[in-house]
């Protein structure tokens, strides 16, 4: 200098004014006043997973549907986390992986290419063998020819997957032998597959040795198979109190009022009672798988012991505004001031994760 990984912070102090909750006090008992105290985040966000809690459903089992998918551990649980295995990337620190099964069955492979699923002859190579032509020779002959063998030619039958070319993928790689040319056709080594043995590991798996036939693969983020898990809805859950109106019952009184008078209402039903329940109010509601410190166990995630702490609960929804000084960043200049700026965002039943956004600052470990 370039880079990898992990942690932390995300303005500070004070004054004044204001808002919400709880508690205390006051009186003029009310949406009152005063005081004390608490009052957003690392993501409160997205609502993508998992749970607590609540109501509904439920004998048991199965089907269907959905989810998860290497191994071991952690956890209340998880599509999470930790440690490892395997595979891939990087010189490296390190990073990434929806990582079970392809002889259970069905299926798929665009384009290119000759050929793509018990593969395939386009170019090339060969043409031993067979065929055709031709030349030389032998044998037979009815002298027309027939037949055998050899050389040469053709590339007709055909052989060939070594080479070229296409493709994401073309039925192992290198070498020697072999052959007409070739080919696991044979052999050696290597790779891969199946099986067996020994060793290590809880396990995924790893290390070593042997045997076999020399050998075909990919896709299950296609259906499917296997194993395990899953009942549904969600705090607008759910519960309590309960005007008015409608309904049911009793029914002649009732309202105003201390009482009387009086006025008004009422048998066309006042008034009282009843249960259900709307508006409205209250509970659920915030002390919790809590936070901080320390000790112990564990590689770690995490777990346990002890001590300390109380840390928003609003319901048209509070958590704000302003001033001063300091800190940070920028611009300007007379070098000490002046003027600007301040990310992402913001509770709504709670908790564990994941994902996403984020100005700027800071600490640690490691690599080249």
């Nucleotide at each position: 200098g370039a880079g990898u990984c992990g942690g932390c912070c995300g303005g500070g102090u004070g004054g004044c004014c204001g808002c919400g909750g709880a508690c205390c006090g006051g009186c003029g008992u009310g949406a009152c006043c005063g005081g004390u105290u608490c009052g957003a985040g690392g993501a409160a966000c997205g609502u993508c997973c998992g749970g607590a809690c609540u109501c509904c459903a439920c004998a048991g089992g199965g089907c269907a549907c959905g989810g998860u998918g290497c191994u071991g551990g952690g956890u209340a649980a998880c599509c999470c986390c930790c440690a490892g295995u395997c595979g891939g990337g990087g010189c490296g620190a390190c990073c990434c992986g929806c990582a079970g099964g392809a002889c259970a069955g069905c299926g798929c492979a665009a384009c290119a290419g000759a050929g793509a699923g018990c593969a395939g002859a386009c170019c090339g190579c060969c043409g031993a063998u067979g065929g055709c032509g031709u030349c030389a020779g032998g044998u037979c002959u009815u002298c027309g020819g027939a037949u055998c063998c050899g050389g040469c030619g053709c590339a007709c039958a055909g052989g060939u997957a070594a080479g070229g070319g296409u493709g994401a993928a073309a039925c192992g790689g290198u070498g020697c032998g072999g052959u007409a040319a070739g080919a696991g056709c044979g052999c050696a080594c290597c790779a891969g597959c199946a099986c067996c043995c020994g060793g290590g590991g809880c396990g995924a798996c790893c290390c070593g040795g042997g045997u076999g036939g020399c050998u075909c693969g990919g896709c299950a983020a296609g259906c499917c198979c296997c194993a395990c898990c899953g009942g549904g809805a969600g705090c607008a859950a759910g519960g309590c109190c309960a005007a008015g109106c409608a309904g049911g019952g009793u029914g002649a009184g009732g309202a105003c009022g201390g009482c009387c008078c009086g006025u008004c209402c009422g048998u066309u039903g006042a008034a009282c009672c009843c249960g259900g329940g709307u508006a409205g109010g209250c509970c659920g509601c915030u002390c919790g798988a809590g936070c901080c410190g320390u000790c112990g166990g564990g590689c770690a995630a995490c777990c346990g012991g002890c001590g300390g702490c109380c840390c928003a609960g609003a319901u048209g929804g509070a958590u704000g505004g302003u001033c001063a000084c300091c800190g940070c960043g920028g611009a300007c200049c007379u070098c000490g001031g002046u003027c600007c700026g301040a990310a992402c965002a913001g509770a709504a039943u709670c908790c564990g994760g994941c994902g996403u956004a984020c100005a700027g600052g800071u600490c640690g470990a490691c690599u080249c």
Molecule: Bacterial RNase P class A
Organism: soil metagenome